This is a predicted structure of a 73-nucleotide RNA (transfer RNA) from an Ilumatobacteraceae bacterium. Its Rfam family is "tRNA". The family has 954 seed sequences and 5,335,975 matches in Rfam 15.1. It is annotated as a transfer RNA.

[in-house]
RNA sequence: GGGGGUGUAGCUCAGUUGGCAGAGCGCAACAAUCGCACUGUUGAGGCCAGGGGUUCAAUUCCCCUCACCUCCA
Repeated sequence: GGGGGUGUAGCUCAGUUGGCAGAGCGCAACAAUCGCACUGUUGAGGCCAGGGGUUCAAUUCCCCUCACCUCCA
């Protein structure tokens, strides 16, 4: 330099008619316990990497850029 892939909650990851953003773990409060752990309930936590385009409507389709992984040279 060229090809391919990934980017969504603090972490690991789902999200195929384009139409309400989710799970597990973690965190907080409460319940339970003499207390801790386990467990249960509730809750907080998101510029869906950034910009632009298409569309009534974009995490989803198209283009550019950035970061990381991988292959070729």